A computed fold for a 350-nucleotide part of an RNA from a metagenome, annotated as small-subunit ribosomal RNA, central domain.
Context: one part of a larger RNA
RNA sequence: CUGGGUGUAAAGGGAGAGUAGGCGGGAAAGUAAGUUAGAAGUGAAAGACUCGGGCUUAACCCGAGAAUUGCUUUUAAUACUGCUUUUCUUGAGUGUUGGAGAGGUAGAUAGAAUUCCAGGUGUAGCGGUGGAAUGCGUAGAUAUCUGGAAGAAUACCAGUUGCGAAGGCGGUCUACUGGCCAAUCACUGACGCUGAGGCUCGAAAGCUAGGGGAGCAAACAGGAUUAGAUACCCUGGUAGUCCUAGCCGUAAACGAUGGAUACUAGUUGCUGGAGGAGUCAAUCCUUUCAGUGACGAAGCUAACGCAUUAAGUAUCCCACCUGGGGAGUACGCUCGCAAGGGUGAAACUC
Numbered sequence: 001c002u003g004g005g006u007g008u009a010a011a012g013g014g015a016g017a018g019u020a021g022g023c024g025g026g027a028a029a030g031u032a033a034g035u036u037a038g039a040a041g042u043g044a045a046a047g048a049c050u051c052g053g054g055c056u057u058a059a060c061c062c063g064a065g066a067a068u069u070g071c072u073u074u075u076a077a078u079a080c081u082g083c084u085u086u087u088c089u090u091g092a093g094u095g096u097u098g099g100a101g102a103g104g105u106a107g108a109u110a111g112a113a114u115u116c117c118a119g120g121u122g123u124a125g126c127g128g129u130g131g132a133a134u135g136c137g138u139a140g141a142u143a144u145c146u147g148g149a150a151g152a153a154u155a156c157c158a159g160u161u162g163c164g165a166a167g168g169c170g171g172u173c174u175a176c177u178g179g180c181c182a183a184u185c186a187c188u189g190a191c192g193c194u195g196a197g198g199c200u201c202g203a204a205a206g207c208u209a210g211g212g213g214a215g216c217a218a219a220c221a222g223g224a225u226u227a228g229a230u231a232c233c234c235u236g237g238u239a240g241u242c243c244u245a246g247c248c249g250u251a252a253a254c255g256a257u258g259g260a261u262a263c264u265a266g267u268u269g270c271u272g273g274a275g276g277a278g279u280c281a282a283u284c285c286u287u288u289c290a291g292u293g294a295c296g297a298a299g300c301u302a303a304c305g306c307a308u309u310a311a312g313u314a315u316c317c318c319a320c321c322u323g324g325g326g327a328g329u330a331c332g333c334u335c336g337c338a339a340g341g342g343u344g345a346a347a348c349u350c
Stems, first nucleotide, its partner, number of pairs: 004321003007304002012318001014201003021194003025088007033081002035077008049065006091191001092188004096183004103177007110154001114150008125136002162169002206247006215241002220236004258317006266295009276284002299306002323350003332343004
């Protein structure tokens, strides 16, 4: 390389929109590039192969054939692929009428709680633990009441709920805005799928500058525990957590399962529509579409399990794997302010 694979054994890119490329629905006509068939030329000789012959045999030698799976030219064929033209509507898209939603961005605002400040009441404890101590408190704490300030997060609703491509998104209101679903007809007429490179987004932590800082809390300090305790427990506590602008680009970025399309038993929840029945309210289902769960037939699987949301049956495109360690290391290149990221070996060893 071929082959075989990628839920858990090595292996799905963190995710998207999309360039080149690859692949691509129904009908008709043309063409004949691929494709198929025939013919001609060429494919050196020798060797190898088959048959026959000559040296007593063999090695060796001679003759004939076949082969040389290819290339060029030419004559045909036209099913499939390609190309050109015309056409169709089921794929795809647009419009119309409705619908649900923690989808996004910006602004405004609410009530609990917490801490702090001021004041009132009030007196000796509070706090904390397995038990304690450090700590706070007679300079009046804890508790309780009143007033004020600040920052962060939004109890209940809340749910195998919903939305989003993923990361993720949760008080309320307003503005702007993306996507999705259903029904009905109308329109465009294959406009599609995938997608190397490149581009964009991308939790937390971290970084730069400027703000902010209630609570929590790496580091750090102290108290305990212990043989020790650079921990677990306790008292404190700084970065950080929050905001704005800009970097970083990684995660068990997980469904450890790439995307698209078609097909292949059912049963039962939930969410959002549409239709029908109904006492037109509740409700119900020979219904139906989209999503989200549980179980399960066939089938698949090494097993576990998966099973119309496939890990089943097939097709197309991309990514990735090829014994363990060395090692996601070294070197080089590249990105980054840095931290570090991306790409990514070998010697050696088992």
Model confidence (mean pLDDT): 88 of 100.